[in-house]
Molecule: c-di-GMP-I riboswitch aptamer
Organism: Candidatus Acetothermia bacterium
RNA sequence: CUCUGAAAAAGGCAAACCCUGUCGAAAGGAAGGGGGCGCAAAGCCACGGGCCCCUGUCUCUCAGCCCAAGAGACGAGGCAGCCGGCUGCCAGA
Numbered sequence: 001c002u003c004u005g006a007a008a009a010a011g012g013c014a015a016a017c018c019c020u021g022u023c024g025a026a027a028g029g030a031a032g033g034g035g036g037c038g039c040a041a042a043g044c045c046a047c048g049g050g051c052c053c054c055u056g057u058c059u060c061u062c063a064g065c066c067c068a069a070g071a072g073a074c075g076a077g078g079c080a081g082c083c084g085g086c087u088g089c090c091a092g093a
Base pairs, nucleotide, nucleotide: 002093003092004091005090012039013038017034018033019032020031022029023028037081043086044085045084048083049082050079051078052077054075056074057073058072059071060070061069
């Protein structure tokens, strides 16, 4: 430097869900406690793909207009435990 994660050591993280505050319109996030599905990058990155959401704008459904509703596009926001990118511990080869 490259590959691998069967065994070992030190350990680390923590999904769903529950409780107490809290931010947000929502998706979702932050703090504390419990919980533990799982993870060898479940560390970091939202600028590539993907997914989620809709306070906003436009279009369509819509036939004369408006409203509502639904759908789509744009835009804004979110997800790093989807792929991807960057960095990295231990051990083995």